[in-house]
RNA sequence: GCUCUUAUAGCUCAGUGGCAGAGCGGAUGACUGUUAAUCAUCAGGUCGGUGGUUCAAAUCCAUCUAAGGGCG
Numbered sequence: 001g002c003u004c005u006u007a008u009a010g011c012u013c014a015g016u017g018g019c020a021g022a023g024c025g026g027a028u029g030a031c032u033g034u035u036a037a038u039c040a041u042c043a044g045g046u047c048g049g050u051g052g053u054u055c056a057a058a059u060c061c062a063u064c065u066a067a068g069g070g071c072g
Base pairs, nucleotide, nucleotide: 001071002070003069004068005067006066007065010024011023012022013021018055026042027041028040029039030038048064049063050062051061052060
């Protein structure tokens, strides 16, 4: 220098055009003599940035940034 992959909740990840989700973690409550476990409820996200396509974009396109792999 070229090329590919990845970027979504505190962490690990799903979601491939139509309401942003799960597990773990956190908070509150129930249960228990207490803790743990279990159960219920809740909070937590400008979906890496910018622009474009579309009635509608986490999702498609372009570019930038960051991390990783391959080639030279």
Predicted 3D model of a 72-nucleotide RNA (transfer RNA) from Bacteroides stercoris. Its Rfam family is "tRNA". It is annotated as a transfer RNA. Model confidence (mean pLDDT): 82 of 100. RNAcentral holds the sequence, with entries from ENA and Rfam. The source organism's lineage runs through Bacteria, Pseudomonadati, Bacteroidia, Bacteroidaceae and Bacteroides.